[in-house]
Context: one part of a larger RNA
């Protein structure tokens, strides 16, 4: 619970599509449900308030008025919303044309490098660290040359740069596909914004089932360090970590800042596209659009800071917040193979 808020004090759903739902540019006619305006009629009495009276006053008692904020009918008004109709082009969307891009899928492909195998060269060390051991090596290791296997990742290029709704996307060809952005202002003509539920994407770990396994590496062993040392350090090493299918549904899933739309001094640096200018020539000067940053005006702000990528002025729509613990716990329900998610209290206590 009437309100204040929700970058960092509690508080934006992880992210999209999109059902009801709510809000919804512009003109003109029409209507006449909301909306006003009048009227009648009804809104018992008591109580409330005023005014008048009667108990000697007062409480109380009696009469009148207000009241009773509403609810129907009628009779008007038409400026808003609303419905109907008819129009428009700005808002949304197509349409030619054009360039960017690690956007996504499946296919396929190349060097570098680790690491094993094999040959050759070679001879006692090699590793490791703060120092050592564990480990490996005369059964020829390290190292160095030639050869081959595999698996995983893609230096430089790379950018405070790009795409993508978020997670996220990066050798390199090629099929197929999404979307944004620019020019032309050619078509439709409000078609549009958000979205309870609901559906779909969703890092990492983690699970099923089936292959795969080079590095790295929870657990695990062992060597050190210490008072210990179930760590940090070293030697090793299993799950994972990799691929296909299905589950999981989480996060500092962050800009801790839903989403749209208008408005509101500036200066600076990059991506894309597109116009101009320079007798010709534009990556280079000037301007437009649309992204991405930095500095800052007015404002807002507890400050910190934010500042046309707004946390500023508004306006719609969603989602949360309501002192700390107790607790993201319990129950109950729902969803998963578990694991656990998702909804989510309460005594009690400060």
């Nucleotide at each position: 619970u009437u309100g204040g808020g929700c970058g960092u004090a509690a508080a934006g759903g992880g992210c999209g599509c999109g059902u009801a739902g709510g809000c919804g540019g512009u003109g003109c006619g029409g209507u006449a449900a909301g909306u006003c305006a009048c009227c009648u009629g009804u809104g018992a009495a008591a109580c409330c308030u005023c005014u008048a009276g009667g108990c000697u006053c007062a409480a109380c008692c009696u009469a009148g008025a207000g009241c009773c904020u509403g609810c129907a009918g009628g009779c008007g008004a038409a400026a808003c919303u609303g419905c109907c109709g008819u129009g428009c082009u700005u808002g949304a969307g197509g349409g030619u044309g054009g360039g960017a891009g690690a956007g996504g899928u499946g296919c396929g492909u190349g060097g570098a490098a680790u690491u094993c195998c094999c040959g050759g060269u070679g001879u006692a060390g090699c590793g490791g660290u703060g120092a050592a051991a564990u480990g490996c090596g005369u059964a020829g290791a390290u190292a160095u040359c030639g050869g081959g296997a595999g698996g995983a990742a893609c230096a430089c290029c790379u950018g405070u740069g790009g795409c993508g709704a978020a997670a996220g996307c990066g050798g390199c060809g090629c099929a197929c596909u999404g979307g944004a952005c620019c020019a032309c202002u050619u078509c439709u003509g409000a078609c549009g914004c958000u979205g309870a539920g609901g559906c779909g994407c969703g890092a990492a770990a983690g699970c099923u089932a089936g292959g795969g396994g080079a590095g790295c590496a929870a657990a695990c062993a062992g060597g050190a360090u210490u008072a210990g040392a179930u760590a940090c350090c070293c030697u090793g090493g299993u799950a994972g970590u990799c691929c296909u299918a299905g589950c999981c549904c989480u996060a500092a899933a962050c800009g801790a800042u839903g989403g749209a739309u208008g408005c509101u001094u500036g200066g600076u640096g990059u991506g894309g596209c597109c116009g101009g200018u320079a007798c010709c020539c534009a990556a280079u000067c000037c301007g437009g659009c649309u992204g991405u940053g930095c500095c800052g005006a007015a404002g807002c702000u507890a400050a910190c800071g934010c500042g046309a990528u707004a946390a500023g002025c508004a306006u719609c729509c969603c989602g949360c917040c309501u002192g700390g613990g107790g607790a993201g716990u319990a129950c109950g329900g729902u969803c998963g193979c578990a694991a656990g998610g998702c909804u989510g209290a309460a005594a009690c206590u400060c």
Molecule: small-subunit ribosomal RNA, central domain
Organism: metagenome